RNAcentral holds the sequence, with entries from MGnify. This is a predicted structure of a 72-nucleotide RNA (transfer RNA) from a soil metagenome.
[in-house]
RNA sequence: GCCCCGAUGGUGAAGCGGAUGUCAUGCCACGCUUCUAACGUGGCGAGCCAGGUUCAACUCCUGGUCGGGGUG
Numbered sequence: 001g002c003c004c005c006g007a008u009g010g011u012g013a014a015g016c017g018g019a020u021g022u023c024a025u026g027c028c029a030c031g032c033u034u035c036u037a038a039c040g041u042g043g044c045g046a047g048c049c050a051g052g053u054u055c056a057a058c059u060c061c062u063g064g065u066c067g068g069g070g071u072g
Base pairs, nucleotide, nucleotide: 001071002070003069004068005067006066007065010025011024012023013022018055026044027043028042029041030040031039048064049063050062051061052060
């Protein structure tokens, strides 16, 4: 240099061209408890960036950035 894969709450993952972006964990509040932990209920919190296609993009296309792998 070229090729492939990835980037989604604080963290680890899932997901589909359309609906309220799902789960776990975390944090906060409340309940329970003598207290803590555990457990239960509720809440908070996310699409790497810029364009393009589309009625509609987290998803498809192009370029870029970063990370991983392969190859000369």